[in-house]
Background
The RNA shown here (transfer RNA) has 75 nucleotides and comes from a Thermoplasmatota archaeon. Lineage of the source: Archaea > Methanobacteriati > Thermoplasmatota. Its Rfam family is "tRNA". The family's RNA type in Rfam is transfer RNA.
RNA sequence: GGACUCGUAGCCUAGCCAGGAUAGGGCACCGGCCUUCUAAGCCGGCGAUCCCGGGUUCAAAUCCCGGCGAGUCCG
Numbered sequence: 001g002g003a004c005u006c007g008u009a010g011c012c013u014a015g016c017c018a019g020g021a022u023a024g025g026g027c028a029c030c031g032g033c034c035u036u037c038u039a040a041g042c043c044g045g046c047g048a049u050c051c052c053g054g055g056u057u058c059a060a061a062u063c064c065c066g067g068c069g070a071g072u073c074c075g
Stems, first nucleotide, its partner, number of pairs: 001074007010027004020058001029045005051067005
C1' cells in the first nucleotide's frame, strides 16, 4: 500500500442481511426485602447523541459516501 471483518452504556453482547415498536439482555453500580452479619436469592432504579461527518428517505443503529480506530490476511 491492497482485500476483508469489526466499532452499540463502566465491561460484554443482541438487533444491521430484509429501514418503522420507549435500542433489548447479562455483569457491574445504587436502593429495598431477606439474613445475627456478609454472600447468595428476590424486587425496584440509574446509565448508550448506536465511533465521527455527510447523503438517501416521511422515517436510519440498520442503506450509500468519506474519515478515524481495531483485528485478520496478502504484498
Record summary:
Its mean pLDDT, the model's own confidence on a scale to 100, is 82. The RNAcentral record of the sequence draws on ENA and MGnify.